Transfer RNA from Candidatus Woesebacteria bacterium GW2011_GWF1_31_35, 72 nucleotides, folded computationally. NCBI's taxonomy places the organism under Bacteria, Bacteria candidate phyla, Candidatus Woeseibacteriota. Rfam family: tRNA. The family's RNA type in Rfam is transfer RNA.
RNA sequence: UCCCCUGUAGCUCAAUGGCAGAGCAGAUUCCUGUUAAGAAUAAGGUUGUAGGUUCGAGUCCUACCGGGGGAG
Repeated sequence: UCCCCUGUAGCUCAAUGGCAGAGCAGAUUCCUGUUAAGAAUAAGGUUGUAGGUUCGAGUCCUACCGGGGGAG
């Protein structure tokens, strides 16, 4: 320098172009003599950044940034 993969909640990961979710962690409540375990509830997101396509983009296209791999 070129090519490929990847970036979504605190962490690990989902999401056919049509409501952004789950598990774990954290919070509150219940349960218990207490803790742990268990149960319930609610919260938590600029989907890496900036543009484009589209009625509609996490998803498609372009550039850039971060991470990983490969070629030279």